[in-house]
RNA sequence: CCUGCAGGCCGUUCCAUCGCUCCCUGCCGCAGGGCGGGGGGAGGAAAGUCCGGGCAACAGAGAGCACCAUCCUUCCUAACGGGAAGAUAUCCGAAAGGGUAUAGCAGUGUAACAGAAAAUAACAGUCCCGCAUUGCGGGGAAUUGGUGAAAAGGUGAGGUAAAGGCUCACCGGUUCCGGCGGCGACGUCGGGAGCCGUACACCUGAUGGGUUGAAAGACCGUGUAUACCGGCGUCUGAGGGCUGCUCGCCCGAGCCGGGGGGUAGGUCGUUCGAUCCCGCAAGCAAUUGCGGGGCAAGAUAAAUGAUGGAACAGGUGCAUAACCCUCUUGCAGGGUGACGCACCCCGACAGAAUCCGGCUUACAGGCCUGCUGACCAA
RNA sequence: UGCCCUGUGGUGUAAUUGGCUAACACGUCUGACUCUGGAUCAGAAAAGUCCAGGUUCGAGUCCUGGCAGGGCAG
Numbered sequence: 001c002c003u004g005c006a007g008g009c010c011g012u013u014c015c016a017u018c019g020c021u022c023c024c025u026g027c028c029g030c031a032g033g034g035c036g037g038g039g040g041g042a043g044g045a046a047a048g049u050c051c052g053g054g055c056a057a058c059a060g061a062g063a064g065c066a067c068c069a070u071c072c073u074u075c076c077u078a079a080c081g082g083g084a085a086g087a088u089a090u091c092c093g094a095a096a097g098g099g100u101a102u103a104g105c106a107g108u109g110u111a112a113c114a115g116a117a118a119a120u121a122a123c124a125g126u127c128c129c130g131c132a133u134u135g136c137g138g139g140g141a142a143u144u145g146g147u148g149a150a151a152a153g154g155u156g157a158g159g160u161a162a163a164g165g166c167u168c169a170c171c172g173g174u175u176c177c178g179g180c181g182g183c184g185a186c187g188u189c190g191g192g193a194g195c196c197g198u199a200c201a202c203c204u205g206a207u208g209g210g211u212u213g214a215a216a217g218a219c220c221g222u223g224u225a226u227a228c229c230g231g232c233g234u235c236u237g238a239g240g241g242c243u244g245c246u247c248g249c250c251c252g253a254g255c256c257g258g259g260g261g262g263u264a265g266g267u268c269g270u271u272c273g274a275u276c277c278c279g280c281a282a283g284c285a286a287u288u289g290c291g292g293g294g295c296a297a298g299a300u301a302a303a304u305g306a307u308g309g310a311a312c313a314g315g316u317g318c319a320u321a322a323c324c325c326u327c328u329u330g331c332a333g334g335g336u337g338a339c340g341c342a343c344c345c346c347g348a349c350a351g352a353a354u355c356c357g358g359c360u361u362a363c364a365g366g367c368c369u370g371c372u373g374a375c376c377a378a
Numbered sequence: 379u380g381c382c383c384u385g386u387g388g389u390g391u392a393a394u395u396g397g398c399u400a401a402c403a404c405g406u407c408u409g410a411c412u413c414u415g416g417a418u419c420a421g422a423a424a425a426g427u428c429c430a431g432g433u434u435c436g437a438g439u440c441c442u443g444g445c446a447g448g449g450c451a452g
Stems, first nucleotide, its partner, number of pairs: 002373001004371007012311007020041009043349001047360002050358005055213004067209005072086005087102006103204002107202005123145002126140006153171006172196002174193008217268004226259001228258005239251004275294008314344005322336005327330001379451007388404004397435001406422005428444005
C1' cells in the first nucleotide's frame, strides 16, 4: 500500500440580487396603513410512531383476580422492552470480530411423512422354549440394521442362553454437599448419587402497567330555542360563593343527565429544558459530579426558497514524475498513477408541528482512531 | 397530529393446532359440437402467499423490521 473488522465524526461553503416567516425598532399619517433599519430561521435521522417519560384531562378507599408486556448477572438512568460491562452455551469467519439463546429437577400437551417404535419402543437380525422339517406360536434382550429433523449418554472390560448402567474403570452431562475466587451470573477443586433424549407450547413464578392523548386541556369571543324524556329540589331548601378541610356566613329557584338547536375564530398550552458547549474530576464503560460560558426556528394550511457566479468534493478522458511486472535487455511493451489540464456534475437520504430519552429504518460522498492478515500476488 | 385495520393466480374467497405438490368459483387459452356465435363437453395455463430477515426438521400461518392500501377522531 492493499484487505477486511470494530468504534467515532462530518454530511457542502462563500458572494450578489430577488423573495418567505417570526421578533425588535425608527420616521410619516387622525386612522386603516405606508416607507425604512437590525436580528433569528430544519435534521442526523426532523422519518416510522416501535418502546419509555414529562405535561394535561378524566377515573380512582385498599386488596385480589383477569388482561398485556418483560425475563442470565451486576450496573446506568426520570423511566424503558434502551444502554454499558460481564457469565454460560452454540453458530458463522483464517483472524480481528459478529449473530443467537439463557427465570423454573412442580405439572400437562404436541412432534406431520417415513419408521416396528417419537418415549409404558421388538419390524428384520439375534438368543431360549414349545409345536414342528422351509415355518408358526410364546418369551428374553435396546447389541446390529434400516427410517427420520430427532432413536433412549460414549469407549473398554466383566458378566450372560443372548444382551443391556446389569456391574465396574475412564470420559461427557445433570444434580446435591463442602472448600476457594467473584458484589453476582458463574468458575474451579474435592466428595456423593447410575440420576442420563431433543425441540416447542401451555403452565408456574417474579417484576411492571388506571384510561385517553395537544384535535390533551385552560381562558376570551361568536352564536342559539330549551320541543320532548328522566332524576333531585322550591324554607323539612337542591345548588352556588368565600375555603386545603370542617364549622360558620352570604346568595338562593332552579340544578343535573339524555336529546335537540347554534357557532367565527383568537390567545395560552408552546418552546428554558432530565437543556447545549468547553474544561476538570470519578468510573473499564454506559454515566455522574463540579466550575465557566451560551439561549439556539416557533409557523397553523403551515416560512426556512429561487436565479447567477466562485470554491472544496465527486466522475470521465488525456498525460508527466515515480514505482512495479515481463522479456526479444530496448529511451521496448504492459500496469498503478501523486501533481497538472480539459469536460461533466452542481450533488445522498430527506423537511420541524406538544416536548424530551432511546430504538429502528433511509443515506451520494468524505475524515479520524484501533485491530486482523488465512489463500493468492509482490 | 394521534390512533386502528388489511395485504394469497386477472377478480372474489379458502387453507383445522405450523405438516405432504397452496384449494374452489368466475374469468383466460386450446380443442370438440355448430353454417357461425352463445350455451354445453373435454383439457391446459396462470400465484409460491406485499418485501427482507429470524425461530423451527418444516412458515401462507409465529416473531422483528420495512413497503403499499384503507379507515376513525374537531

Two RNAs folded together computationally: RNase P RNA and transfer RNA, 452 nucleotides in total. It holds a member of the Rfam family "Bacterial RNase P class A". Gene Ontology terms of the family: tRNA processing, ribonuclease P activity and dimeric ribonuclease P complex.